[in-house]
Context: one part of a larger RNA
RNA sequence: GAACGAACGUUGGCGGCGUGGAUUAGGCAUGCAAGUCGAACGAAUCCCAGGGGGCUUGCUCUCUGGGGGAAGUGGCGAAAGGGGCAGUAAGGCGUGGGUAACCUACCCCGGGGACGGGCAUAGCCGUCCUAACGGACGGGUAAUUCCCGGCGAUUUGGCGAGGGGGCAUCUCCUUGCCAGGAAAUGAGUUUCGCCUCGGGAGGGGCUCACGUGGUAUUAGCUAGUUGGUGGGGUAACGGCCCACCAAGGCCGAGAUGCCUAGCGGGUGUGAGAGCACGACCCGCGCCACUGGCACUGAGACACUGGCCAGACACCUACGGGUGGCUGCAGUCGAGGAUCUUCGGCAAUGGGCGCAAGCCUGACCGAGCGACGCCGCGUGUGCGAUGAAGGCCUUCGGGUUGUAAAGCACUGUCGAGGGGGAGGAAAGCCGCAAGGUCUGACCUAUCCCUGGAGGAAGCACGGGCUAAGUUCGUGCCAGCAGCCGCGGUAAGACGAACCGUGCAAACGUUGUUC
Numbered sequence: 001g002a003a004c005g006a007a008c009g010u011u012g013g014c015g016g017c018g019u020g021g022a023u024u025a026g027g028c029a030u031g032c033a034a035g036u037c038g039a040a041c042g043a044a045u046c047c048c049a050g051g052g053g054g055c056u057u058g059c060u061c062u063c064u065g066g067g068g069g070a071a072g073u074g075g076c077g078a079a080a081g082g083g084g085c086a087g088u089a090a091g092g093c094g095u096g097g098g099u100a101a102c103c104u105a106c107c108c109c110g111g112g113g114a115c116g117g118g119c120a121u122a123g124c125c126g127u128c129c130u131a132a133c134g135g136a137c138g139g140g141u142a143a144u145u146c147c148c149g150g151c152g153a154u155u156u157g158g159c160g161a162g163g164g165g166g167c168a169u170c171u172c173c174u175u176g177c178c179a180g181g182a183a184a185u186g187a188g189u190u191u192c193g194c195c196u197c198g199g200g201a202g203g204g205g206c207u208c209a210c211g212u213g214g215u216a217u218u219a220g221c222u223a224g225u226u227g228g229u230g231g232g233g234u235a236a237c238g239g240c241c242c243a244c245c246a247a248g249g250c251c252g253a254g255a256u257g258c259c260u261a262g263c264g265g266g267u268g269u270g271a272g273a274g275c276a277c278g279a280c281c282c283g284c285g286c287c288a289c290u291g292g293c294a295c296u297g298a299g300a301c302a303c304u305g306g307c308c309a310g311a312c313a314c315c316u317a318c319g320g321g322u323g324g325c326u327g328c329a330g331u332c333g334a335g336g337a338u339c340u341u342c343g344g345c346a347a348u349g350g351g352c353g354c355a356a357g358c359c360u361g362a363c364c365g366a367g368c369g370a371c372g373c374c375g376c377g378u379g380u381g382c383g384a385u386g387a388a389g390g391c392c393u394u395c396g397g398g399u400u401g402u403a404a405a406g407c408a409c410u411g412u413c414g415a416g417g418g419g420g421a422g423g424a425a426a427g428c429c430g431c432a433a434g435g436u437c438u439g440a441c442c443u444a445u446c447c448c449u450g451g452a453g454g455a456a457g458c459a460c461g462g463g464c465u466a467a468g469u470u471c472g473u474g475c476c477a478g479c480a481g482c483c484g485c486g487g488u489a490a491g492a493c494g495a496a497c498c499g500u501g502c503a504a505a506c507g508u509u510g511u512u513c
Stems, first nucleotide, its partner, number of pairs: 001513004006509005013376006019369002026332003030329003035076003040073002046067009083287003092212008102204003107200007115149004124139006155180011186192001213259003220250003225247008262284004266277004289310005312323004340366001342365003348362001349360004379409004389400004413454001415449005422442002427436003457502005462483003468497005478485002
């Protein structure tokens, strides 16, 4: 000098764009953060219309049609999005490969198909247990739930024949036999769906090479350890797991241990090499009170799913239960220190749905903080008899200083009021032409009103280093980044005046180069 997720002191007008719990991955009150579909299903309650009955004439019961649809079954989603960086020095990350060892719901393209039947179960009704959370038994009902049978392909597996390819296991084509294997005609005007096969896109799994901290005041480490055979398991290879067999495997080019740490794109600095860092944003990984486990599913060993154990907290009728903000706000604590318990789904995106639409603390916005960067303003011109006051003085004067006053103007920003393109195109209706709906919030910009009014400080002035005089103090009080000032005329302390620098900031501290 530059930089910062900064903090502290003094000061503080406005705007734009960013940014803001770095410490206790400490504990959390409260609200919200993942639902949706009636075009899968049976229905409660309710509303409307009509009919019938009771009948106290305005109530009630029941039937039919339509609407709507709590709770429940079923489907899809909930594995995304959001947060944090505890762990992890290598199951990570980065770069480049391999997969003849693999998977992939929704989406796109292409081929083919959907026949017949059945058993349940929740909701519901009844009985019962419990303080609660919840639960037991009996009866009975539906489906795009579940099951069975049939047909069945270029599909899967096995055996066989012929041909081609490769990288050993293998793989591709033609063909024969055997075995296995599907569906929902549900709703409907279109259209959306279901099953199966092939391909694609996107996404993942596994694996290899190289790179990726400190410490030798850590020198040896290892028994599923290293390899083989055979099996199990997986989507898939593999000691991943198991039985048996062999005795191997790693290491001074640093094994093992210990300490530290998420990694990269990048960021800061620097002429560069390098050094330091990894906030915000993007990619990957990991975590979800702590430890472990599996279930469902295309996908999890699952932040707002489940089970077990533990700590903590709450409720309890003492028998037992309930909970997990490292989501958005907010609170306590600790800390030098870090924000609103805000508005909206209008836009972008996501989930569900044919759609209308619903949900969305993702997101878009607003609020708070000079925390950062940038921009603007705090007036402009004229104005000497050089006013007054202040300070200095050699008492002549000098300086503050065109500065003020005064005169003439301007109207940025701010204040009050008004207009306002744009952020909006999709969607919906319609054969089409065309029509119609949608802004939480912000605003370019314009107009009106008024009038210099509302808007300047901070640090420094011995040298380094731009800028000096007087008074007070008297090695005291104090200053200080270094050198050093202060013991009676201190340009270095304190004050005043004046000056210098920067400016809505200026200094100090911390850290990096």
This is a predicted structure of a 513-nucleotide part of an RNA (small-subunit ribosomal RNA, 5' domain) from a mine metagenome.
The RNAcentral record of the full RNA draws on SILVA.
It matches the Rfam family "Bacterial small subunit ribosomal RNA". Its family is annotated with ribosome and structural constituent of ribosome in the Gene Ontology.